[in-house]
């Protein structure tokens, strides 16, 4: 240097244009003599800039980032 992909709570992953969710861990409560497990509620993300569009996580282009092939 060329070409593909991947980017979504702390971590793991869903969600093919119409107000983003699971499950794990946090925190709170409830139970227990105390812990753990268990229930039960809270809070907590779209990678960044731009374009399309009535309206983007999603389509488009640029940058960043991390993989992976090529050379």
């Nucleotide at each position: 240097g060329c070409g593909a992909g991947u980017g979504u709570g702390g971590u793991u992953c869903a969600a093919u244009g119409g107000u983003a969710g699971a499950a794990u861990a946090a925190c709170u409560g409830c139970c227990u003599u105390c812990c753990a497990a268990g229930c039960a509620g809270u809070a907590g993300a779209c990678a960044u800039g731009g374009g399309u569009c009535c309206g983007a996580u999603c389509c488009c282009c640029a940058u960043c980032a991390c993989u992976c092939g090529c050379a």
Molecule: transfer RNA
Organism: Candidatus Vogelbacteria bacterium